[in-house]
RNA sequence: GUCUCUGUAGCGCAAUGGGUAGCGCGUUGGACUUCUAAUCCAAAGGUCGUGAGUUCAAAUCCUACCUGGGAGG
Numbered sequence: 001g002u003c004u005c006u007g008u009a010g011c012g013c014a015a016u017g018g019g020u021a022g023c024g025c026g027u028u029g030g031a032c033u034u035c036u037a038a039u040c041c042a043a044a045g046g047u048c049g050u051g052a053g054u055u056c057a058a059a060u061c062c063u064a065c066c067u068g069g070g071a072g073g
Stems, first nucleotide, its partner, number of pairs: 002071004007066001010025004019056001027043005049065003053061001
């Protein structure tokens, strides 16, 4: 250099027929408890790797890059 997969919340991952971005753990507050743990309720937290394009509308489609993994030479 060529081909291929991957990138989404602090961490691990969903969301593929283009139509409000979610789950678990974690964090914070509350309830319960003599206190802690456990349990229950609620909340916060996202430029969906970056730029450009198509579209009324893009995590999703096109394209060029970047990160990490794999294959062949």